Transfer RNA from Candidatus Levybacteria bacterium RIFCSPHIGHO2_02_FULL_37_11, 72 nucleotides, folded computationally. Taxonomically the source falls in Candidatus Levyibacteriota (Bacteria, Bacteria candidate phyla).
[in-house]
C1' cells in the first nucleotide's frame, strides 16, 4: 500500500430497523458460631468518532481511529 474480521456495563459477550440485555464481577442482604458456597435485590452504558439514509439507527451507508488476521 490494498483485503477481510471486529469495537456494547470492570470482564466475557448477547440483541429482525422499534424500551439497550445476559453471565462473571462490585455493592447490599438472606443463610450460619464465622467464612465459603448458594439465593434474593439494586447500581452500572455518549453502543469508538463524525457524517448520512429512515418517522424511527448498536443494526443501513460513507469517511476517520484503535485492535486482531491476511496479501504484495
Nucleotide at each position: 500500500u490494498c483485503c477481510c474480521c471486529u469495537g456494547u456495563a470492570g470482564c466475557u459477550c448477547a440483541a429482525u430497523g422499534g424500551u439497550a440485555g445476559a453471565g462473571c464481577g462490585c455493592g447490599c442482604g438472606a443463610c450460619u458460631g464465622u467464612u465459603a458456597a448458594u439465593c434474593g435485590c439494586u447500581a452500572g452504558g455518549u453502543u469508538c468518532g463524525a457524517g448520512g439514509u429512515u418517522c424511527g439507527a448498536a443494526u443501513c451507508c460513507u469517511c476517520g481511529c484503535g485492535g486482531g488476521g491476511g496479501a504484495g
Model confidence (mean pLDDT): 81 of 100. Its Rfam family is "tRNA". Rfam classes the family as a transfer RNA.